A computed fold for a 357-nucleotide RNA from a marine eukaryotic metagenome, annotated as Bacterial RNase P class A. Of the family's consensus pairs, 95% are formed in the model. It matches the Rfam family "Bacterial RNase P class A". It is annotated as a ribozyme. Gene Ontology terms of the family: dimeric ribonuclease P complex, tRNA processing and ribonuclease P activity. The prediction has a mean pLDDT of 80. The RNAcentral record of the sequence draws on MGnify.
RNA sequence: GUCGUCCAGACGACCGCGGCCGGGAACUCCCGUCCGAGGAAAGUCCGGGCUCCAUAGGGCACGGUGGUGGCUAACGGCCACCGGGAGCGAUCCUAGGGAAAGUGCCACAGAAAAUGUACCGCCUAAGUCCCGUUUCGGCGGGAACGGUAAGGUUGAAAAGGCGAGGUAAGAGCUCACCGCGCGCUUGGUGACAAGCGUGGCAGGGUAAACCCCACCGGGAGAAAGUUCACAUAGGGAGGGAUGGCACGGCCCGUGCCGUUUGGACCUCCGGGUAGAACGUAGGAGGCUGGUGGCAACACCAGUCCCAGAGAAAUGGUCGUCCCCCGCAAGGGGACAGGACCCGGCCUAACGGGCGAC
Numbered sequence: 001g002u003c004g005u006c007c008a009g010a011c012g013a014c015c016g017c018g019g020c021c022g023g024g025a026a027c028u029c030c031c032g033u034c035c036g037a038g039g040a041a042a043g044u045c046c047g048g049g050c051u052c053c054a055u056a057g058g059g060c061a062c063g064g065u066g067g068u069g070g071c072u073a074a075c076g077g078c079c080a081c082c083g084g085g086a087g088c089g090a091u092c093c094u095a096g097g098g099a100a101a102g103u104g105c106c107a108c109a110g111a112a113a114a115u116g117u118a119c120c121g122c123c124u125a126a127g128u129c130c131c132g133u134u135u136c137g138g139c140g141g142g143a144a145c146g147g148u149a150a151g152g153u154u155g156a157a158a159a160g161g162c163g164a165g166g167u168a169a170g171a172g173c174u175c176a177c178c179g180c181g182c183g184c185u186u187g188g189u190g191a192c193a194a195g196c197g198u199g200g201c202a203g204g205g206u207a208a209a210c211c212c213c214a215c216c217g218g219g220a221g222a223a224a225g226u227u228c229a230c231a232u233a234g235g236g237a238g239g240g241a242u243g244g245c246a247c248g249g250c251c252c253g254u255g256c257c258g259u260u261u262g263g264a265c266c267u268c269c270g271g272g273u274a275g276a277a278c279g280u281a282g283g284a285g286g287c288u289g290g291u292g293g294c295a296a297c298a299c300c301a302g303u304c305c306c307a308g309a310g311a312a313a314u315g316g317u318c319g320u321c322c323c324c325c326g327c328a329a330g331g332g333g334a335c336a337g338g339a340c341c342c343g344g345c346c347u348a349a350c351g352g353g354c355g356a357c
Stems, first nucleotide, its partner, number of pairs: 001357007009321007017036003021032004038335001043345001045344005050221004062217005067081005082096001083094004097212002102210002104206003119152002121148003128143006160178002163175003179201001180199008225278004235269005243257005285304008322333004
């Protein structure tokens, strides 16, 4: 330097807080025992359990994922491997299907950003014209029309690379090597790799652009939801006329409602508000050992119980020690707090220990 893993100030005293259990006639008070946040409890970004709702089957749309094989309850996670890239290396990064279905885009610069083009440059061999020369075969010079894409220039990217041959100059035009495409063989479960043959080389990039392909996905979330249940309305069943209600201590009386065309009122059921309980903490659980596997992980045995509800407890002081800052006095101890529970990922973070390379 790289990778992995662990810790997250220690001990004691006193005071205090929440909860289970036990005791005190006791859910409320008191006493006692025990337990009482994290590696990220966080973000709520994925995936599941659980619950309710929805749902014949299939398709469209929408969203997600994207090398191969495996692990898993599942995943966008993890493990192993393959391909590509970075590093001297340990190791790290990788959204890594399809660009020959179609569409779009490729700023600036540059000749040209994709049915190739020609700014500089290189070349005038063949054909045409002009001039000079001629031993009349030609030769030299120039022009137009042209040829070329090797070199220069631009760019993130320029139509395979490099060398030789070749040519007027050039060019896969030809050849060797490399690269690429195709085919075969061998190895591998596979991604793929190696070898051999073959094709002069074919359509530059971009799909976390539309899109195509394959696979996956119903919705909402503990304020889910379930049970009990003071209450109100509406509903059902039964009773109900010598009725019910108000005034009133009682009677009379008065008023109102009602009187068998179901009717005031009464009882019950039901309903479900406040409230209470459950969900709700014993679980895809932790630790130890063994077995299988490269590993993720799986199985077996033993052992442990490890916060819990209500807007919500987990704190404070002192002493000793440790670490950091400071000359000292002194100050400080990272990030951060559960809210149904798990598996991940990402983010935050003072410092330290151990191991491997």